RNA sequence: GGAGCCGGAUGGAUUGUCGCCGCGUUCAUUGCGUUUCGGCGUGACGGACGGAGAGGAAAGUCCGGGCUUCAUAGGGCAGGACGCUGGGUAACGCCCAGGGGGAGCGAUCCUCGGAGAGCGCCACAGAAAGCAAACCGCCGCCUUCGGGCGGUAAGGGUGAAACGGUGGGGUAAGAGCCCACCAGUCGGCACGGUGACGUGACGAGCUCGGCAAGCCCCGUCCGAAGCAAGACCAAAUAGGGAAGCGGAUCGGCCCGAUCAACGCUUCCGGGUAGGUUGCUUGAGGGUACAGGUAACUGUGCUCCUAGAGGAAUGACAGUCGCCAUACCAUCCGUAAGGAUGGGGUGGUACAGAACCCGGCUUAUAGUCCGACUCCCGAU
RNA sequence: GUCCCCAUCGUCUAGCCGGCCCAGGACAGCGGCCUUUCACGCCGUCAACAGCGGUUCAAAUCCGCUUGGGGACGCCA
Repeated sequence: GGAGCCGGAUGGAUUGUCGCCGCGUUCAUUGCGUUUCGGCGUGACGGACGGAGAGGAAAGUCCGGGCUUCAUAGGGCAGGACGCUGGGUAACGCCCAGGGGGAGCGAUCCUCGGAGAGCGCCACAGAAAGCAAACCGCCGCCUUCGGGCGGUAAGGGUGAAACGGUGGGGUAAGAGCCCACCAGUCGGCACGGUGACGUGACGAGCUCGGCAAGCCCCGUCCGAAGCAAGACCAAAUAGGGAAGCGGAUCGGCCCGAUCAACGCUUCCGGGUAGGUUGCUUGAGGGUACAGGUAACUGUGCUCCUAGAGGAAUGACAGUCGCCAUACCAUCCGUAAGGAUGGGGUGGUACAGAACCCGGCUUAUAGUCCGACUCCCGAU
Repeated sequence: GUCCCCAUCGUCUAGCCGGCCCAGGACAGCGGCCUUUCACGCCGUCAACAGCGGUUCAAAUCCGCUUGGGGACGCCA
């Protein structure tokens, strides 16, 4: 210098003009209530002043929790989710550290229970697709010389996948049929590790296919619904009609418990869709120290940052910043080119809170910082 | 806002417990035959799995993410 890989931060600044909105103060007009007629309370509309006003993903709504109601939600079945080990956490399908396997020269990335419990599937091709199997070939016997019967998985060919590999013995030809070495599996043993697992020696010819994002088995977890939850006030009225059920709470089912004696479900028809609360200070952010490899945790100090009704946080212009691009000037260089400055043009993303948090995923113009790897060059 | 569902030729659809599927049918379109001509009828042809990843030997089908579309909702009760 080039290429790459991982993590973190940031997500324009400023001035002017015109605006938006919940909040506070105040002024004018005005409605209502009350009055000791001075006022006071409350609301509507308009003006002035003050002050606050989106994100790293506010998004997708994919997971997990808080909160609320249903009974401070019980037993079982069904159903769903997850899945190497240890830890973190309120919890998780998230995060951290480690283990096995795979890809890459490497930094690094991807992946994860069980197929020797059972069922099922493996198209086409191929002789044969899961426990055996004979198309060609090889060998033996028979032969009417066309072939037939038997043995054989070493060779050919098919396929995504064909039942260990190499060598030797053996045999009619062959084959773990036998032997040596290698690879794998299984079994118990020793050592190391909390563990997943690793290492070592021994034994068994054991050689056992894949799919569980097919059913399933094993283990762990899960009651349901969601702020349009829920609480209070107000308004409204046809508390009507039809069908069905016989209980309801109770949601897919059964049991159990509690409650009730006219109750529930669906459809049709009707009315009303206003206000207050829930509501934002929270598993919150920053920083220092301590513990821990880390995720994270504890203690001290410090900061406060929308609460919004179908929904505000904006638009235009100027200047500056950043990026890209062709041009001009100066400098360096033999040159390709490089550096600095100038003015011109274009660009400056993704996107918008709606009860609140922790994650994941997806979108994102660019810029900055840090750790690491490979290649080339110089010393 | 919350909770659900769906996506296959131009249109309506079958297939969706994987392979026989470069996906079948109907209508429409195009070409031909029939007819004096048109219609009907017959034959042929064109044309699709919303997109991107993953699992698998193999994906319209199974699993994720994205895109697009549709539906339901409070109170009296």
Predicted 3D model of RNase P RNA and transfer RNA as a complex of 456 nucleotides. The prediction has a mean pLDDT of 77. It holds a member of the Rfam family "Bacterial RNase P class A". By type it is a ribozyme.